[in-house]
Molecule: small-subunit ribosomal RNA
Organism: uncultured prokaryote
RNA sequence: AGUCGCACGGUAACAGUUCUAGCUUGCUAGAAGCUGACGAGUGGCGGACGGGUGAGUAAUGCGUAGGUAUCUGCCUUGAGGACUGGGACAACACGGGGAAACUCGUGCUAAUACUGGAUAUAUUCUGCGGAAGAAAGGUUGGGUAAUUUAUUACCUGGCGCUUUAGGAUGAGCCUACGUCCGAUUAGCUUGUUGGUGGGGUAAAGGCCUACCAAGGCGACGAUCCAUAGCUGGUUUGAGAGAAUGAUCAGCCACACUGGGACUGAGACACGGCCCAGACUCCUACGGGAGGCAGCAGUGGGGAAUAUUGGACAAUGGGGGCAACCCUGAUCCAGCGAUGCCGCGUGUGUGAAGAAGGCCUGCGGGUUGUAAAGCACUUUUCUGAGGGAGGAAGUUUAUCAGAUUAAGAGUUAGAAUCUGAGACGUUACCCAAAGAAUAAGCACCGGCUAACUCUGUGCCAGCAGCCGCGGUAAUACAGAGGGUGCGAGCGUUAAUCGGAGUUACUGGGCGUAAAGGGCGCGUAGGCGGAUGGCUAAGUUAUAUGUGAAACCCCUGGGCUUAACCUGGGACUGGCAUAUAAAACUGGGCAUCUAGAGUAGAGUAGAGGGAAGCGGAAUUUCCGGUGUAGCGGUGAAAUGCGUAGAUAUCGGAAGGAACACCAGUGGCGAAGGCGGCUUUCUGGACUCAUACUGACGCUGAGGCGCGAAAGCGUGGGGAGCGAACAGGAUUAGAUACCCUGGUAGUCCACGCUGUAAACGAUGAGAACUAGAUGUUGGGAGGGUUACCUCUUAGUGUCGGAGCUAACGCAUUAAGUUCUCCGCCUGGGGAGUACGACCGCAAGGUUAAAACUCAAAGGAAUUGACGGGGGCCCGCACAAGCGGUGGAGCAUGUGGUUUAAUUCGAUGCAACGCGAAAAACCUUACCUGGCCUUGACAUCCUGCGGACUUUCCAGAGAUGGGAGGGUGCCUUAGGGAACCCAGUGACAGGUGUUGCAUGGCUGUCGUCAGCUCGUGUCGUGAGAUGUUGGGUUAAGUCCCGCAACGAGCGCAACCCUUAUACUUAGUUGCCAGCACUUCGGGUGGGGACUCUAGGUAGACUGCCGGUGACAAACCGGAGGAAGGUGGGGAUGACGUCAAGUCAUCAUGGCCCUUAUAGGCAGGGCUACACACGUGCUACAAUGGCCGGUACAAAGGGUAGCCAACCAGCAAUGGGGAGCCAAUCCCAGAAAACCGGUCGUAGUCCGGAUCGGAGUCUGCAACUCGACUCCGUGAAGUCGGAAUCGCUAGUAAUCGCAGAUCAGAAUGCUGCGGUGAAUACGUUCCCGGGCCUUGUACACACCGCCCGUCACACCAUGGGAGUGGGCUGCAAAAGAAGUAGGUAGCUUAACCUUCGGGA
Repeated sequence: AGUCGCACGGUAACAGUUCUAGCUUGCUAGAAGCUGACGAGUGGCGGACGGGUGAGUAAUGCGUAGGUAUCUGCCUUGAGGACUGGGACAACACGGGGAAACUCGUGCUAAUACUGGAUAUAUUCUGCGGAAGAAAGGUUGGGUAAUUUAUUACCUGGCGCUUUAGGAUGAGCCUACGUCCGAUUAGCUUGUUGGUGGGGUAAAGGCCUACCAAGGCGACGAUCCAUAGCUGGUUUGAGAGAAUGAUCAGCCACACUGGGACUGAGACACGGCCCAGACUCCUACGGGAGGCAGCAGUGGGGAAUAUUGGACAAUGGGGGCAACCCUGAUCCAGCGAUGCCGCGUGUGUGAAGAAGGCCUGCGGGUUGUAAAGCACUUUUCUGAGGGAGGAAGUUUAUCAGAUUAAGAGUUAGAAUCUGAGACGUUACCCAAAGAAUAAGCACCGGCUAACUCUGUGCCAGCAGCCGCGGUAAUACAGAGGGUGCGAGCGUUAAUCGGAGUUACUGGGCGUAAAGGGCGCGUAGGCGGAUGGCUAAGUUAUAUGUGAAACCCCUGGGCUUAACCUGGGACUGGCAUAUAAAACUGGGCAUCUAGAGUAGAGUAGAGGGAAGCGGAAUUUCCGGUGUAGCGGUGAAAUGCGUAGAUAUCGGAAGGAACACCAGUGGCGAAGGCGGCUUUCUGGACUCAUACUGACGCUGAGGCGCGAAAGCGUGGGGAGCGAACAGGAUUAGAUACCCUGGUAGUCCACGCUGUAAACGAUGAGAACUAGAUGUUGGGAGGGUUACCUCUUAGUGUCGGAGCUAACGCAUUAAGUUCUCCGCCUGGGGAGUACGACCGCAAGGUUAAAACUCAAAGGAAUUGACGGGGGCCCGCACAAGCGGUGGAGCAUGUGGUUUAAUUCGAUGCAACGCGAAAAACCUUACCUGGCCUUGACAUCCUGCGGACUUUCCAGAGAUGGGAGGGUGCCUUAGGGAACCCAGUGACAGGUGUUGCAUGGCUGUCGUCAGCUCGUGUCGUGAGAUGUUGGGUUAAGUCCCGCAACGAGCGCAACCCUUAUACUUAGUUGCCAGCACUUCGGGUGGGGACUCUAGGUAGACUGCCGGUGACAAACCGGAGGAAGGUGGGGAUGACGUCAAGUCAUCAUGGCCCUUAUAGGCAGGGCUACACACGUGCUACAAUGGCCGGUACAAAGGGUAGCCAACCAGCAAUGGGGAGCCAAUCCCAGAAAACCGGUCGUAGUCCGGAUCGGAGUCUGCAACUCGACUCCGUGAAGUCGGAAUCGCUAGUAAUCGCAGAUCAGAAUGCUGCGGUGAAUACGUUCCCGGGCCUUGUACACACCGCCCGUCACACCAUGGGAGUGGGCUGCAAAAGAAGUAGGUAGCUUAACCUUCGGGA
């Protein structure tokens, strides 16, 4: 994918030439195949190459190594031949049909088309005689001859034709090995496996056929299912491997889907044919046409992949003699940062460290020499100019060589000429101008290089894993800065690595996933010693192959590189040949150490069968006997006056075998227990003899296999699922009790599982010991026993191993052999399928989906309705209360304009508040102010200051009067008032979960830690545990610990005793005076005051204890075992409390959330709670009288005497800055009287009236006094609090706060008890130990149903599609054959016909 006129008949188109005609003499028309050429046709070669794609294919494929029963056009090397005939068919012409595609009839014709005969070196067949079978002497160049041009004959060259033998190339077929997943695919196969005959093919072959035989394949995985083109290579990896098969190269397969053949050397054929099918198109509806998985291009699909370009110039291919033609092969260009490589986007200088941005501790820092500026350079870009290489050849003419008769022709060579470049405005070079034309992307919590601000506020969002975000986010978003890479950078998807996380190299199985329940044994795997032989494995050498490309090494070419190119090496493999013989294998011979046999013994719940025995339970019969028995934590159901239980005697029946009995024995495991007999398996010991590796393990297979369960038939005393009843309980389908059926027992059969466990497969060898025990043997011995050895069975322990715990000659140590099993948790040992089973069910055994863990061992805590020891007003023993009443006070709730805020189990609630009428005050209402009530700075005015009037609720506003300050260097300065401007002030606004400080609490509990050492891989441990003891981790002893720190104790204050010193304001024994008062003199003796000192230390004695610490008792002493009380609060816990004491980060307000003022509120009131006071009375109330304190306070104060008032209080004024004066008469107590058990002579609330005091002011809203009124309440339910001695209880006094206002708080003294057996229980705590699935730590963790949804998976009445087995029907084209009919040029003919 055409080409050839140098195969052919020819001439439709074009051009030329010649001729003819017309005429506008250069145009039109016509003729001639005459020439160049050539449409259509005959014929030849090629369309089987090149180009595309990967659907199918798990082997008719591919890869590697071999083989041969074969073919091979063109090409090449040889050997031959090419003689002589014949008849057609296209084209064409005429006629016809059809819309078209196309087609029919008649007639003519050529050939390298077709064909007969002859010949046959070689060829094929053969029965060895023979037989069969070819061609084109065509075409063309040149020449010679003949004849009339033309043709023919001959010679010669080229190209062809035919036969045949080789070669080369290509192809066909066969063999071995290798080549993915599934056994929930285990059996497959009938032309199947082989043979014989025949056929067929280019060729071996069941390739086909007839007959015969019954084979062939398969656990070393057949068959079936799923997936897939294979390889060189590519990616990754240290390698081994794993994944992959784009580009380039080799092979295969396919060409719309399926089937089929034809032609041909080659096809069962991408751009050929036939048939069927689907689809598209044309149509006159009758019928036709088509196949981009060629190059472009279009549509569709998709996250996504290019131009309907140029040229045959080069390299190749087809045809041709050639020129040449064709060639979407190919070479180039275009598009795409898709990849690789190279280059650039400037270089130097430049500090005022500019401006701007960002941050800030406000000083500055950073961006940053970065920019600007100055001085340079010109790769690239721009517009011009020049300019290689890719070109070698072909053709023409000339020369000489070969062929030849030849100077034709052809052919190789030399030189010459001609024209030929798609890319291409090429690469490259040169001058010009000019920093001119050129930087982004991701990231900045850790992994992982790089940090700040703002915004946001579990929102918006981020995220590879961990995870970030709930108001101070280096994690979101933005910005500044930084880091990394850079014409790229990130994301997504995928592969390998890391992953020793499928482990060949190179893992494991006691408890993390994982040893089969146990044995016997087949295949397989592995296997003792010695000596020959062999050479399969093994080793060595050589040869062949292992395509090229790629990778690697080394040269060369593009300015370099990528890229291209030469050479080498490599290619682990396979095959062949030769050699070696150590090891493994094979075969032979021998041996005895493994294994076994024989002999003599031993122990045993080893197994099967038969028989026998006693105790006990139950039932039945009989006797005695009477009211209960039985059962439980307590009961009840149940049994019993119809006589139980109890007890005695007898009988029946079933099951199990006390003591012995033992981490004792036996068995492969499950398991086995009274005694006797019988049958039988195994083990061990000893001594010799024999066999001679006979062994070990063991996929499948076979057998055994607790309990429960099933089937058939027995048996059935006790026990006892289910079931019934009684209890328990909120319930109790349970635990407990009373009954009770299957079952448990026996025989036969099934089931085949268990925490079938030592959670530890079997066998063999080696590797310290100690100590029990069972069965044998040997030796010694004083007859107690000791030593050695062997087979079991235990405990402890060393090396070693182990994550640790632990194991440790009975290994979990060190090695060898074989088997089984594991690979995150859940889903799930489940579904489906298969097999087994009577069933129950068993064995084998997934996936979807889902989670980021699940798990092991050990550690520290915490916890336990675990254990041990101990303590505390923790319980108990007592005393007094609260809870009931009224009131006070605080809180909740409610209300309100506001009832300001905080505190909320113990550890909030008489708390902050040691004191709300105003103030306080933070709240509400109203009315005002805005640099502010307060601080600093600036400017201006002015004395500051003070007296007073008016308006107003006041804040505030307006007016009048007095008043010239201090220092000075004489410039001014300090202080103060007013006004103004802006920086700023101010905030009891928010966050106590951003904080400091302070505080509460466990708890005044005895604990909490550290250094060094030691132990442990480590977390950690030890010390700190243990034996005693204590209030105490107090002390003693012991101890791989030795010491130390914070806590305990002591040191401090106070109180109890004494001494000493000192005596005023205190005291008064003795002396004196006295107004009789320590008043005065005087005194220091005493009390007291306040300095010092002593004293108490288990020091002494006795006992207990361990010779300790210590405890018990005693003496002495004021006090005795910390004398009493106080202060003192470890490491930490509770995100405990407090931003409203104070301080403070962030946020928020700024004519208000700041500031001033008046009034109101914090004091409300159906209710609930806490803490108190007063009571309910006679241990009392009331009246009268009489005693005794301590500790405090007082000058804006305490206030005496005296007077007034019933009183609160008032008047008064002495004294006191306090051991001096005052508050200040303490009360209970004691003495006397009265009341007589009552809502009272108890109780005092509430209310009325009248007052006092404080204060600017008592209305909301003070305290007190007097008179009157006289509520509830008669000892308090459940529950709950305090207290162990000068304590509880009870009584009063003082102080702080404070103008006034305590039942609260803090102190003070007076009177002054009861009880503690004891640690079982409640609560809290300490130490040790144990379990843990808890660590936010039991207020923990966590399970299941139900409700809702229906994403995934399974089931589901069904429904649709695909693949496939078997059986059957129909059956195109085509190939081969049979039969019949029709027809026919070549050949034959006897001329009829036959073939």